[in-house]
RNA sequence: AGCGCAGGCCGGGUGACCGCGGGCCUCGCGAGAGGCUCGAGGAAAGUCCGGACACCGCAGGGCAGGACGCUCGGGAGACCGAGGCGGCGAAAGCCGACGGAAAGUGGAACAGAAAGGAGACCGCCUACGUCGCUCGCUUCGGCGAGCGGCCGGUAAGGGUGAAACGGUGGGGUAAGAGCCCACCAGCGGUCGCGGUGACGCGGCCGGCUCGCCAAACCCCGUCCGGUGCAAGGCGAAGCAGGCUCCGAUGACGCGGCCCGCCGAGGAGCCGGGUACGCCGCAGAGAUGGAUGGUCACCCUCGACAGAAUCCGGCUUACAGGCCUGCUACCG
RNA sequence: UGCCGGGUCAUCUAAUGGUAGGAUAGUGGACUCUGAAUCCACUCAUCUUGGUUCGAAUCCAAGCCCGGCAG
Numbered sequence: 001a002g003c004g005c006a007g008g009c010c011g012g013g014u015g016a017c018c019g020c021g022g023g024c025c026u027c028g029c030g031a032g033a034g035g036c037u038c039g040a041g042g043a044a045a046g047u048c049c050g051g052a053c054a055c056c057g058c059a060g061g062g063c064a065g066g067a068c069g070c071u072c073g074g075g076a077g078a079c080c081g082a083g084g085c086g087g088c089g090a091a092a093g094c095c096g097a098c099g100g101a102a103a104g105u106g107g108a109a110c111a112g113a114a115a116g117g118a119g120a121c122c123g124c125c126u127a128c129g130u131c132g133c134u135c136g137c138u139u140c141g142g143c144g145a146g147c148g149g150c151c152g153g154u155a156a157g158g159g160u161g162a163a164a165c166g167g168u169g170g171g172g173u174a175a176g177a178g179c180c181c182a183c184c185a186g187c188g189g190u191c192g193c194g195g196u197g198a199c200g201c202g203g204c205c206g207g208c209u210c211g212c213c214a215a216a217c218c219c220c221g222u223c224c225g226g227u228g229c230a231a232g233g234c235g236a237a238g239c240a241g242g243c244u245c246c247g248a249u250g251a252c253g254c255g256g257c258c259c260g261c262c263g264a265g266g267a268g269c270c271g272g273g274u275a276c277g278c279c280g281c282a283g284a285g286a287u288g289g290a291u292g293g294u295c296a297c298c299c300u301c302g303a304c305a306g307a308a309u310c311c312g313g314c315u316u317a318c319a320g321g322c323c324u325g326c327u328a329c330c331g
Numbered sequence: 332u333g334c335c336g337g338g339u340c341a342u343c344u345a346a347u348g349g350u351a352g353g354a355u356a357g358u359g360g361a362c363u364c365u366g367a368a369u370c371c372a373c374u375c376a377u378c379u380u381g382g383u384u385c386g387a388a389u390c391c392a393a394g395c396c397c398g399g400c401a402g
Stems, first nucleotide, its partner, number of pairs: 001327001004326007012298007020039008041304001045315002048313005053228004060259004065224005070083005084098001085096004099219002104217002106213002121158002123154003129150009166184006185209001187206008232279004241270006253261001299302001332401007341355004349385001357373005378394005
């Protein structure tokens, strides 16, 4: 050091008084009273990911669907640690949804000649083929040169685009081009060495260059049954049934579909009753739901925010302050 | 508390990843003696912030807002 980088922690303090909720003890027949003790967070939030737990008879098979995607380890992971590769930074360090585009299908608007195994607008060239004109030579059959055109060649240069099938230099050519050569970059194959591995380093060979998009379909690999505490269980109270449909040719369960299993009720509409207690439920913890207020003093004058089944992770919000390590520069 | 669905002009509603279009409303003009109707022109938008991509209303992530269901 005009925001240097990383990690960790705190997030007003003390005292008095008055309150609120839970537990325990004492007194009281009871209503209740008194005492002691405990009482929000790093995110309690978003509900993004997973687990516990509970029910769906068992949690069965397949298709479909979904999630994830470098390596190793952490029980699994979209998380964490270490590493690889790529990008950023002068450095400490930070960021990365980071398998496959030589399996297939598809996309790339506009512009541009051409947008995937594409293409010739301007430009460059006239060697080969052919036509015309002029000149020269001629043994009159033609031959040569120049100019112009056609058929052509080319992809170096210009121009378009987000992107145009390697870069630089030399040779070569009618002009050119990996056409050839040297170096460099990249790709594929193979061999050796290092590493658990991702991968790295090096040698040889190859054609010279096979580009982008999978947070497009898809392919490959791993994983996934569904629903969620308003799950679910127990108790109490109350009530009135009616109509239609499906069902042992198998309904419902079963979820998007099929198979398998099971085996007797099920679905819809109208009408009637109730909407209470307990468990689940916690080292805060209810089911009208507590965690607050006033005063005094001090300081750096106090941010975001408030539990509802629990736990782990992620993400998002957050005034200010403290500690440790590191980088760069100066002394 | 849990689980779902959705955000495009003022309103309603379109848009295979390629110029955000239409209707109603609004403003101005034309027509008319005036108004309506009609005709012409104009204004106005992808909830926010990032990412993927040459390119995002569309795909992905986070946030904000709205709505629905479950006793």